[in-house]
RNA sequence: GGGGGGCUAGCUCAGUUGGUUAGAGCACUUGCUUGACAUGCAAGAGGUCGACGGUUCGAAUCCGCCGUCUCCCA
Numbered sequence: 001g002g003g004g005g006g007c008u009a010g011c012u013c014a015g016u017u018g019g020u021u022a023g024a025g026c027a028c029u030u031g032c033u034u035g036a037c038a039u040g041c042a043a044g045a046g047g048u049c050g051a052c053g054g055u056u057c058g059a060a061u062c063c064g065c066c067g068u069c070u071c072c073c074a
Base pairs, nucleotide, nucleotide: 001073002072003071004070005069006068007067010026011025012024013023019057028044029043030042031041032040050066052064053063054062
């Protein structure tokens, strides 16, 4: 220098052909349970979907560009 893949909650990751409000597990908070913990049960909070721009009535999803991680080629 050329090419492939990844970036979504604190962590690990789903997300279908673009369409109701963006989800799961673990972690966290509160309550119940206990003499007190742990476990268990119930409820809850937490997100500019890596940045910016574009297409569209509508974008996590399509397109451009940039950043970052990783792999391959040279």
A computed fold for a 74-nucleotide RNA from a Spirochaetales bacterium, annotated as transfer RNA. It was read from a public genome assembly. NCBI's taxonomy places the organism under Bacteria, Pseudomonadati, Spirochaetota, Spirochaetia, Spirochaetales. Model confidence (mean pLDDT): 82 of 100. Rfam family: tRNA. About the family: Transfer RNA (tRNA) molecules are approximately 80 nucleotides in length. By type it is a transfer RNA.